Notes
The prediction has a mean pLDDT of 91. Large-subunit ribosomal RNA, domain VI from an uncultured Alphaproteobacteria bacterium, 253 nucleotides, folded computationally.
[in-house]
Context: one part of a larger RNA
């Protein structure tokens, strides 16, 4: 842009692309078979391996805006306290995210038409023969079945609702997102819980800082699982989504 009025929402499914593996034991049965050794078909079952696909409850990793221990130096006038710099200085643990080594799930079943093969009935050819008319079985392969896209599927589909200037929508702004490189995409915009502040939780770190006692002091000890906590849950209009602009069909070839 088209799709023959212009919206919004849901959809069919031509067609495309994906996925199709496998292995071991056990029962059936030490049966059938077989002189023994050996050892089945068919059918049932259970654990895997390798791949896929989500996910982060659990293991665990990572987590340079969280905690806390430490070394040297500088600075905060000085002591206590903090702060910068030194690979994140060096070290121990870690929320949310992300993520595999985690965790859950898949190939299926099953129909339909076959290949090789295997049959029935049955002539040309009074026999015979699966085939020349007719009937059946018959594979991971084919086509459905599962999963994902998918009406530019130009045969351009279809269903439901809104609109027709008394505006249905859509965009532009502006707050943001487990959406993103930019755009796209989704939710908000006061008729408001979008984010940030705050507030109360959770999570981490692990017993703050002051002051009290004990000790000459280093330091312990009690206040105190204290204090501090990013991305987590919930609440709450304090701040900022403010005012507003622009597109847009004349009942449709």
């Nucleotide at each position: 842009u088209g799709u023959u009025c212009g919206a919004a929402a849901c959809u069919u499914g031509a067609g495309a692309g994906g996925a199709c593996u496998u292995g071991u034991u056990c029962c059936u049965a030490g049966u059938a078979c077989g002189a023994g050794a050996g050892g089945a078909c068919c059918g049932g079952a259970a654990c895997g391996a390798a791949c896929g696909u989500a996910u982060c409850u659990c293991u665990g990793g990572u987590g340079g805006a969280u905690c806390g221990g430490u070394u040297g130096u500088c600075a905060c006038g000085c002591c206590a306290g903090u702060g910068g710099c030194a690979u994140a200085g060096c070290c121990g643990a870690g929320u949310a995210g992300c993520u595999a080594a985690a965790u859950a799930c898949g190939g299926a079943c099953g129909a339909g038409a076959u290949a090789a093969c295997c049959g029935c009935u049955g002539a040309a050819a009074g026999c015979a023969u699966c085939u020349a008319a007719g009937c059946g079985g018959g594979a991971a392969a084919c086509u459905c079945a599962c999963c994902u896209c998918a009406a530019a599927a130009c045969c351009a589909g279809g269903u439901u609702u809104c609109g027709c200037u008394u505006g249905a929508g859509a965009g532009c702004c502006g707050g943001g997102g487990a959406a993103g490189a930019c755009u796209a995409c989704c939710c908000c915009g006061u008729c408001g819980a979008u984010a940030g502040g705050c507030c109360a939780g959770a999570u981490g770190u692990g017993u703050a800082a002051g002051c009290g006692c004990a000790g000459c002091a280093a330091u312990g000890c009690g206040u105190u699982g204290a204090g501090c906590u990013g991305a987590c849950u919930g609440g709450u209009a304090c701040u900022a989504a403010u005012c507003g602009c622009u597109c847009g069909a004349u009942u449709g070839g």

Annotation
The sequence was found in a public genome assembly. Rfam family: Bacterial large subunit ribosomal RNA. Its family is annotated with ribosome and structural constituent of ribosome in the Gene Ontology.